[in-house]
RNA sequence: AGGGGAGUAGCUCAAUUGGUAGAGUAGUGGUCUCCAAAACCAUUGGUUGCGUGUUCGAGUCGCGUCUCCCCUGCCA
Numbered sequence: 001a002g003g004g005g006a007g008u009a010g011c012u013c014a015a016u017u018g019g020u021a022g023a024g025u026a027g028u029g030g031u032c033u034c035c036a037a038a039a040c041c042a043u044u045g046g047u048u049g050c051g052u053g054u055u056c057g058a059g060u061c062g063c064g065u066c067u068c069c070c071c072u073g074c075c076a
Stems, first nucleotide, its partner, number of pairs: 001072007010025004019056001027043005049065005
């Protein structure tokens, strides 16, 4: 330099043909307990990497861009 893949909650990951952004875990509160842990119940938490476009409607499609990973190549 070229090609491919990934980026969504603090973390690990879903999201069907473009149609209400979710789960587990963590955090917080409660029940229980002498206390704590465990278990159970409730609940908080989102600029879907960033910008822009298409569309009635975008996590999903187009363009640009940033970061990370893999492959190929160049220089040393």
Predicted 3D model of a 76-nucleotide RNA (transfer RNA) from a Clostridiales bacterium. The coordinates come from a structure-prediction model, not an experiment, and the mean pLDDT is 82. It matches the Rfam family "tRNA". By type it is a transfer RNA.